[in-house]
Context: one part of a larger RNA
C1' cells in the first nucleotide's frame, strides 16, 4: 500500500450531486400518543419508565388435596460503569411530486413514475356465432351460451367529465348520378377479334348519425368620473372558438418570473399570484392508506468531513 474488521479527544454533515457509507435506535412489559382520514386506520406515531440476583408474601392457575410445572404482582435487601449486560434486535418526525393498494418486469448494468390490477366505458358476437391456431382435416375459447365470450380505451374511492360531426374513421340510409366482367342487342366481319347501346353489384358520390371514435376548441379595435383594468360594444372569421378545474407544473421559452416562509447567506423546497412560449376534462381536480420511487426540511446520531492517528486479521513486500 490492498482487502476485511475495530477504536477515537473537541466539533457534528462543515463532506458530497446526494448523510453514499457508517453510527444512533432495537426484544418484552407499563404509561402515553398529534395532524389527517375512505372512520378501517394513522400507530410500535411521537415521548417517557421498567428489565439482574436474594428473601418473604399476595392473587390466579393446576392438583392424586400431600403440594406444584406455570402466570401476574407487592415489600425488603444485594452487586456492577453497564441487568433484552454477549448474540439476537425499528433511528424518528414533517412538507411536496408520482403511482391508489398486495402484485409483475429487462435470468447477467434499469424494480421504476413502466406493466398489471379491482372498478368505469365502448365495439362486436344468437351458437353450424364471434375471435384465435391450421393449406386442409381438425383444434382452442368451451363439453361454455349475452349476468357469456372476444377486442379496444381508461385505471381503487370521491367530485365531475364542457363545446365541435367541417376533415378522417365507423354505422345507417339511398329517388337520381357514376360504374367492371358476364349477359342481351346492334354494327363490322368468312369466323374470331373489335366498336356502340341496354342492363347492373359492391364502392364512390349523395343524405343522416356517431367523441369514454382519430382529433379540434381564434384574431383585431374601442370603452367606466385618478390611474389601471374591462362586465360592455364594433369588426373579421370558424365545424366549434377551451367550460369546471388546475397552473412558472415530471408541462413555463423568457426564468434564478414576482411576493411570502425557512437561512447570517438558498438557481434547490414550500405556500400564494398567474398575461398558461406550448394546461385541461377517461381523463381533469381532490385524496386517507401503502411505497427499497423522486425531492426538500427538522431532530437524534456519527471518522462523511475538519484531520488524521492507532489496533487486529489476511495479502502484497523483504530475507531464507
Nucleotide at each position: 500500500c490492498u482487502g476485511a474488521g475495530g477504536u477515537a479527544a473537541g466539533g457534528g454533515a462543515a463532506c458530497u450531486c446526494g448523510g453514499c457509507a457508517a453510527a444512533c435506535u432495537a426484544g418484552c412489559c407499563c404509561c402515553g400518543u398529534a395532524c389527517c382520514u375512505u372512520c378501517g386506520g394513522a400507530a410500535g406515531a411521537a415521548g417517557g419508565g421498567g428489565u439482574c440476583c436474594c428473601u418473604a408474601c399476595u392473587u390466579c392457575c393446576c392438583u392424586u388435596c400431600g403440594g406444584g410445572a406455570g402466570a401476574a404482582g407487592u415489600a425488603g435487601g444485594g452487586g456492577g460503569c453497564a441487568c433484552u449486560g454477549a448474540c439476537u434486535a425499528g433511528g424518528g418526525g414533517g412538507g411536496c411530486c408520482g403511482g391508489a393498494c398486495u402484485g409483475u418486469u429487462u435470468a447477467a448494468u434499469a424494480a421504476a413514475a413502466a406493466c398489471g390490477a379491482a372498478g368505469g366505458g365502448a365495439a362486436u358476437c344468437g351458437c353450424u356465432a364471434g375471435c384465435c391456431c391450421g393449406u386442409a382435416a381438425g383444434g382452442g375459447u368451451g363439453a361454455g351460451u349475452a349476468c357469456g365470450g372476444u377486442u379496444c380505451c381508461u385505471u381503487a374511492g370521491u367530485c365531475c367529465u364542457u363545446c365541435c360531426c367541417a376533415c378522417u374513421g365507423c354505422c345507417g340510409g339511398c329517388a337520381c348520378g357514376u360504374u367492371a366482367a358476364a349477359g342481351u342487342u346492334c354494327g363490322u366481319u368468312u369466323c374470331a377479334a373489335c366498336g356502340g347501346a341496354c342492363c347492373u353489384a359492391a364502392g364512390c358520390a349523395c343524405c343522416g348519425g356517431u367523441g369514454a371514435a382519430g382529433g379540434g376548441a381564434g384574431g383585431a379595435g374601442g370603452u367606466a368620473a385618478c390611474u389601471a383594468u374591462a362586465a360592455c360594444c364594433u369588426u373579421c372569421u370558424u365545424a366549434a372558438g377551451g367550460u369546471a378545474g388546475c397552473g412558472u407544473a415530471a408541462u413555463a421559452c423568457c426564468u434564478u418570473g414576482c411576493c411570502a416562509u425557512a437561512u447570517a447567506a438558498u438557481u434547490g423546497a414550500u405556500g400564494g399570484c398567474u398575461u398558461g412560449c406550448a394546461u385541461g376534462a377517461a381523463g381533469g381536480g381532490c385524496a386517507a392508506a401503502c411505497u427499497c420511487g423522486g425531492u426538500c426540511c427538522c431532530u437524534g446520531c456519527u471518522g462523511u468531513c475538519c484531520c488524521u492517528a492507532c489496533c487486529c486479521c489476511a495479502g502484497a513486500c523483504c530475507c531464507u
Molecule: large-subunit ribosomal RNA, domain IV
Organism: archaeon